[in-house]
RNA sequence: GCCCUCUUAGCUUAGUGGCAAAGCAGCGGUUUUGUAAACCGUCGACGACAGUUCGAUUCUGUCAGAGGGCU
Numbered sequence: 001g002c003c004c005u006c007u008u009a010g011c012u013u014a015g016u017g018g019c020a021a022a023g024c025a026g027c028g029g030u031u032u033u034g035u036a037a038a039c040c041g042u043c044g045a046c047g048a049c050a051g052u053u054c055g056a057u058u059c060u061g062u063c064a065g066a067g068g069g070c071u
Stems, first nucleotide, its partner, number of pairs: 001070007010024004018054001026042005047063005
């Protein structure tokens, strides 16, 4: 220098053109003499900017970041 993949909650991952899902973590509660565990509830996210579309997390382009391959 060229090519490919990835970027979703604090963390680990789903998801797919029509309301974004779960586990752990956090917070509140029940239980306990107390802590832990268990149970119930709750908070919280689509890397940035454009384009296509009635509608974009999803499709397209550029940029940023991470990883890999070739030279």
Molecule: transfer RNA
Organism: bacterium